[in-house]
Large-subunit ribosomal RNA, domain I from a hot springs metagenome, 548 nucleotides, folded computationally. The prediction has a mean pLDDT of 87. The full RNA is in RNAcentral, with records from SILVA.

Context: one part of a larger RNA
RNA sequence: GGCACACGGUGGAUGCCUCGGCACCGGGAGGCGAUGAAGGACGCGGCGACCGGCGAAACGCCUCGGGGAGCCGGUAGCAGGCUGUGAUCCGGGGGUCUCCGAAUGGGGUAACCCGACGGGGGUCAUGCCCCGUCAUCUCCUGCGCUCUGCAGGAGAGGCGAACCCGGGGAAGUGAAACAUCUCAGUACCCGGAGGAAAAGAGACCAACAGGCAUUCCCUCAGUAGCGGCGAGCGAACAGGGAGGAGCCCAAACCAGCGCUGCCCGGCAGCGCUGGGGUUGUAGGACACCCACACAAAGGCGACACGGCGGGAUAGCCGAAUGACCUGGAAAGGUCAGCCAGAGAGGGUGAUAGCCCCGUAGGCGAAAUCCCAAAGUGCGCCGAGGGUGCUCCUGAGUACCGCGGGGUAAGGGGAAUCCUGCGGGAAGCUGCCAGAACCAUCUGGCAAGGCUAAAUACUCCCCGGUGACCGAUAGUGCACCAGUACCGUGAGGGAAAGGUGAAAAGAACCCCGAGAGGGGAGUGAAAUAGAACCUGAAACCGUGUGCCU
Numbered sequence: 001g002g003c004a005c006a007c008g009g010u011g012g013a014u015g016c017c018u019c020g021g022c023a024c025c026g027g028g029a030g031g032c033g034a035u036g037a038a039g040g041a042c043g044c045g046g047c048g049a050c051c052g053g054c055g056a057a058a059c060g061c062c063u064c065g066g067g068g069a070g071c072c073g074g075u076a077g078c079a080g081g082c083u084g085u086g087a088u089c090c091g092g093g094g095g096u097c098u099c100c101g102a103a104u105g106g107g108g109u110a111a112c113c114c115g116a117c118g119g120g121g122g123u124c125a126u127g128c129c130c131c132g133u134c135a136u137c138u139c140c141u142g143c144g145c146u147c148u149g150c151a152g153g154a155g156a157g158g159c160g161a162a163c164c165c166g167g168g169g170a171a172g173u174g175a176a177a178c179a180u181c182u183c184a185g186u187a188c189c190c191g192g193a194g195g196a197a198a199a200g201a202g203a204c205c206a207a208c209a210g211g212c213a214u215u216c217c218c219u220c221a222g223u224a225g226c227g228g229c230g231a232g233c234g235a236a237c238a239g240g241g242a243g244g245a246g247c248c249c250a251a252a253c254c255a256g257c258g259c260u261g262c263c264c265g266g267c268a269g270c271g272c273u274g275g276g277g278u279u280g281u282a283g284g285a286c287a288c289c290c291a292c293a294c295a296a297a298g299g300c301g302a303c304a305c306g307g308c309g310g311g312a313u314a315g316c317c318g319a320a321u322g323a324c325c326u327g328g329a330a331a332g333g334u335c336a337g338c339c340a341g342a343g344a345g346g347g348u349g350a351u352a353g354c355c356c357c358g359u360a361g362g363c364g365a366a367a368u369c370c371c372a373a374a375g376u377g378c379g380c381c382g383a384g385g386g387u388g389c390u391c392c393u394g395a396g397u398a399c400c401g402c403g404g405g406g407u408a409a410g411g412g413g414a415a416u417c418c419u420g421c422g423g424g425a426a427g428c429u430g431c432c433a434g435a436a437c438c439a440u441c442u443g444g445c446a447a448g449g450c451u452a453a454a455u456a457c458u459c460c461c462c463g464g465u466g467a468c469c470g471a472u473a474g475u476g477c478a479c480c481a482g483u484a485c486c487g488u489g490a491g492g493g494a495a496a497g498g499u500g501a502a503a504a505g506a507a508c509c510c511c512g513a514g515a516g517g518g519g520a521g522u523g524a525a526a527u528a529g530a531a532c533c534u535g536a537a538a539c540c541g542u543g544u545g546c547c548u
Stems, first nucleotide, its partner, number of pairs: 001547009015533001016498002020469002022466007029458002031159002039100003042055003046078002050074002052059001061094006070082003105114003115134007136156008163194001164192005174181001178228001204211002215242004225233002246450003249394001253275010280428001282393004286388005298381004303377003309371005315363003321336005337354002339343001345357003399423007430445005485492002505532001508519004
């Protein structure tokens, strides 16, 4: 020195565990904010660094409920208190709530600086302190009067995970290169809204039969088509389901009020308000006629009130076991019982239906909130038909040309939809569509608006489930993590869990400066001793044997 064996050190794999995470399901909630949010800064404790809580009324105040014996958070200790006159704790309502932050009196390098006006405190007085108000924009009303304005009132602003609508809008990539094309109207940016959004009540779709708003799913169908006819893109009708709802204006006409004009006791025009009216087998206005009648039974409503009742935010009741044995410990084993509308689950010194928390099943709210029946109010229907063909029925619109966009569709034979520029109708004997265009036929009535449900999503709350993970996994974070640390910055971004049933966390003695160790003691165990469960391997030793 090697090999072997034994025993250690180091190291932290493995096993077991889980206060964490992941996915999904059901329900809730779907917003917060100038009454100052989200998020912070700084403070507040007798002694308080941090976390959590709170705000100069600062580990808390008032009140109403719950609860019932301990309490003064994590967190021990010292000191001192509170509590059956019901504390701590839990829930509802309220009060307080510094400074920054949309931040809004002005400024500013956030958490700071400096004001004005009114009121108050203090001072002889000023300085100083306290309270309130003072940003901007939009709309409405009044005044002023067209020219900025003034006063009053209301609203907005910012934040938020995804979902939604709109305005903009890539490239990597694919085409085995690449330009049309694709990726993709995706990512991303901006605006806006809601608990959903959007869409929606035919100028539809069909096809000679018919359907009957919209949305979503299945199917039609990888079809018809589109396509450097490459890569690739990719419908609709019909059918089956979920859901189910239909309405209001503008105009004609009538009335009132105001303004203007005039040939002013009135008329006309315009504006506002009310009535009327809302459709395509055309409808309505107006005039007349017929019927009914001076508006009822009944019905409907997406409106308001109402609040039977239900739910949410604390809680409460809740069955049934003993002994012996092993053991540190019984829930294990044995014996003998019991409950079960409860043998889900968790805990307890090992494996407990009957020890504890619970579970099945029941019960409960002073206060606030949500849903909500009856009922009431209000509104609508009920409330018709015909004739006349006078009036009305959404105009710089439809449509056309040019340039684009969007439709599955790349300009194509290319309809339909949107529109930047130009041109520019009819108006009910009218107009649009049915895939160029024309005719016939069929369907519909644009150029105003509203509309639940079925659908999408989950920052958040509650409950539940898992052939999900189990600390190099599962969230980046099971642990004081978006921390430490890195970066000028945008930004990047860790590692790190486990004594024991219980601290019983090792009094006392010895060596040592200490660290550490040896005794003693605790414990079932101390090679469970806090660098603490198990404790693999690499690596390092000690001892013994063999070989050299």